The RNA shown here (transfer RNA) has 84 nucleotides and comes from Candidatus Buchananbacteria bacterium RIFCSPLOWO2_02_FULL_46_11b. It matches the Rfam family "tRNA". Rfam links the family to the GO term triplet codon-amino acid adaptor activity.
RNA sequence: GCCCGGAUGGUGAAAUUGGUAUACACGCAACACUUAAAAUGUUGUGAGCGCAAGCUCUUGCCGGUUCGAGUCCGGCUCCGGGCA
Numbered sequence: 001g002c003c004c005g006g007a008u009g010g011u012g013a014a015a016u017u018g019g020u021a022u023a024c025a026c027g028c029a030a031c032a033c034u035u036a037a038a039a040u041g042u043u044g045u046g047a048g049c050g051c052a053a054g055c056u057c058u059u060g061c062c063g064g065u066u067c068g069a070g071u072c073c074g075g076c077u078c079c080g081g082g083c084a
Stems, first nucleotide, its partner, number of pairs: 001083007010026003019067001027045006046057004060076005
């Protein structure tokens, strides 16, 4: 230099036909249980704002296509692998 794969909440990650972004697990918080704790159970849990109802933003970064993009297209960054 060329080719292939990857980057999504606090963590591991799903969402491949372009149609609600966060399923599932872990972690964390509150509560129950306990003398107390562990284990277990219930509820909640992307971020910001708001008393609340709710609003806005979010898939490595910057653009493009589209009514609509994590998904398609272009450029770039980083990680892993292959060829020379």

The prediction has a mean pLDDT of 81. It was read from a public genome assembly.